A computed fold for a 71-nucleotide RNA from Candidatus Yanofskybacteria bacterium CG10_big_fil_rev_8_21_14_0_10_36_16, annotated as transfer RNA. It matches the Rfam family "tRNA". It is annotated as a transfer RNA. The coordinates come from a structure-prediction model, not an experiment, and the mean pLDDT is 82.
RNA sequence: GAGCCCAUAACUCAAUGGUAGAGUACCGGACCUUUAAUCCGGCAGUCAGAGUUCAAGUCUCUGUGGGCCCA
Numbered sequence: 001g002a003g004c005c006c007a008u009a010a011c012u013c014a015a016u017g018g019u020a021g022a023g024u025a026c027c028g029g030a031c032c033u034u035u036a037a038u039c040c041g042g043c044a045g046u047c048a049g050a051g052u053u054c055a056a057g058u059c060u061c062u063g064u065g066g067g068c069c070c071a
Stems, first nucleotide, its partner, number of pairs: 001070001003068005010024004018054001026042005047063005
């Protein structure tokens, strides 16, 4: 220098262009003599910018970061 892939909650992962979810973690409560376990509830997010669209996590472009491979 060329090509390909990835970026969503604190972590691991989902999500036909049409209400962004789950598990774990965290917080509060129930239960218990206490802890643990169990049960109930809550908090929290689409890497950045632009474009297309009635509507973008999803499609397009650019950038940033990471990975693989070629030279």